[in-house]
About this RNA:
This is a predicted structure of a 502-nucleotide part of an RNA (small-subunit ribosomal RNA, 5' domain) from an uncultured bacterium. Model confidence (mean pLDDT): 85 of 100. It matches the Rfam family "Bacterial small subunit ribosomal RNA". Gene Ontology terms of the family: structural constituent of ribosome and ribosome.
Context: one part of a larger RNA
């Protein structure tokens, strides 16, 4: 000198764009943050309409827009948060999988036949303070289960062919065995099942790279390898039985400490050093620890089970909860915002659609926290006014500065018009941006420094006191170094200090 997610002191006019718990991965009141589909299904309610009976205001029957608790489907594995753990194939980069999976989407081929038994809802009974159940009975389906059909699928066998770095792979032919489906509304769609290919997303393996300590030198028993089996989508001690005795290590194993990694960011002429806020990619976590279920996908933040700590309710028998989502509260701290508006846009989930949901997102609010831009007036004006300060008392300086004259109106203010963002409709922002008109210099300047480094000097007060100070050093009676004043210098809606990095 530059930089900052900064803080503190003094000061503070406007706008645009960004950024805003770095500390306690501390505890959380309250509201919201993941639903949707009646064009899968049976019920319930039902505006309204029609009909019948008649006791004329009731009963019964039919149709029925619409609403929906439940069954069922898809989605809750995305999006959003945090960085505790992790020194690791976690990340980065480059390869490999002849060892793998992939819902929704796209393309192609083929199929969609015929049956069965339940369980919610509901009704009845019943337990419990509640949370929530129990029993009996009835019922539908794109829920569940057999059967049929069966290849280009899967498995085994045979034949010969081609290819590969090996295990092997591919294609053809044949034989045997096995495996599927669901309808809905309605007349055209959309579903469903099998197979092949694609796309997308993932899984696994390997080379290289990835902080400090030797005042950590030895470490290891599923440990290292083999055979076999199990398991997985898949390879593998991944797991198990048996067998062998290996494997790693001064090219730093093990242990300990620290730490999410990267694209990037800051600095620097570069080499390098430091760093990983915001934005983007990957990973890990969701009160602590463990576990699996469902599913194409989780070992699942707003799912389940168990254990622990904590909080709450209780009729003491038993229950409920998880903000490292958005706001917000307490606490910690030098320190970090609103319990706001809207789904208008972009995107996501569901739906045939209308549409519904979306604290993702888009906006607004707060904060000079940062960057950028603008303003606080411009020109003229010497009797060099008054006042202040100073003086050798002549003057000097503040100083064209002010007054005064002329002019302008950016921003702010008042009035009127008024968007783009939205290709038909639909605008939270917002009567916002912007435009026009009006009024009047009118409403808008501070902070730090002035001994040298280092741009900028005098007076008074103080008297090694009070104080200053980044270093050198000032102050003990004329202090350009302390305090105040005048003046001057620097930067400017900021200025200075502190902290950290280069």
């Nucleotide at each position: 000198g530059g930089a900052c997610g900064a803080a503190c002191g003094c000061u503070g006019g406007c706008g645009g764009c960004g950024u805003g718990c770095c500390u306690a991965a501390c505890a959380c009141a309250u509201g919201c943050a993941a639903g949707u589909c009646g064009a899968a299904c049976g019920g319930a309610c039902g505006a309204g309409g029609g009909g019948a009976g008649c006791u004329u205001g009731c009963u019964c029957c039919c149709c029925g827009a619409g609403u929906u608790a439940g069954u069922g489907g898809c989605g809750g594995a995305c999006g959003g948060g945090u960085g505790a753990g992790u020194a690791a194939c976690g990340c980065g980069u480059g390869a490999g999988c002849a060892a793998c999976c992939u819902g929704c989407c796209c393309u192609u081929c083929g199929g969609u036949g015929g049956g069965g038994g339940a369980c919610a809802a509901c009704a009845g009974u019943u337990g419990g303070a509640a949370a929530c159940g129990a029993c009996u009975g009835c019922u539908a389906a794109u829920a569940c289960c057999g059967c049929a059909u069966a290849a280009u699928g899967u498995a085994u066998u045979u034949a010969g062919a081609u290819c590969g770095c090996a295990u092997g792979a591919u294609a053809u032919a044949a034989a045997u065995a096995c495996c599927a489906a669901a309808g809905a509304u309605u007349u055209a769609u959309u579903g469903c099942c099998g197979a092949a290919g694609g796309a997308u997303g993932g899984g696994c393996u390997c080379g290289c790279g990835u902080c400090u300590g030797a005042u950590u030198a030895g470490c290891u028993a599923g440990u290292u390898g083999g055979u076999g089996a199990g398991g997985u989508a898949a390879c593998g001690g991944c797991u198990c039985a048996c067998c062998a005795a290996g494997g790693c290590g001064a090219c730093g194993a093990u242990c300990a400490g620290u730490a999410g990694c990267c694209g990037g960011a800051c600095u620097g002429a570069g080499a390098g050093g430091u760093u990983g806020a915001a934005c983007g990619g990957c990973c890990a976590c969701a009160u602590u620890g463990g576990g699996a279920c469902u599913g194409a996908g989780a070992u699942a933040c707003g799912g389940c089970c168990c254990a622990g700590a904590c909080u709450c309710c209780u009729a003491c028998g038993g229950g409920a909860g998880g903000c490292a989502g958005c706001a917000g509260u307490g606490g910690g701290g030098a320190a970090u915002a609103u319990u706001g508006g809207g789904c208008a846009a972009u995107g996501g989930g569901g739906g045939a659609a209308a549409c519904c949901c979306u604290g993702a997102c888009c906006c607004a609010g707060c904060a000079a926290c940062g960057c950028c831009g603008c303003g606080u007036g411009a020109a003229g004006g010497a009797a060099g006014a008054a006042g202040g300060c100073u003086u050798u008392c002549g003057g000097g300086u503040u100083g064209u500065a002010a007054a005064c004259u002329u002019c302008u109106u950016u921003g702010a203010c008042g009035a009127g018009g008024g968007a783009c963002g939205a290709u038909a409709a639909u605008g939270a922002c917002g009567g916002u941006a912007c435009c026009u008109c009006g009024a009047a210099a009118a409403c808008a300047a501070g902070c730090c420094a002035c001994g040298g480094c280092u741009a900028a000097c005098u007076a008074c007060g103080u008297g090694c006191c009070a104080g200053c100070a980044g270093c050198c050093g000032c102050g003990g009676u004329a202090a350009u170094a302390c305090g105040u004043a005048g003046g001057u210098g620097g930067c400017a809606a900021g200025c200075g200090u502190u902290g950290u990095c280069c």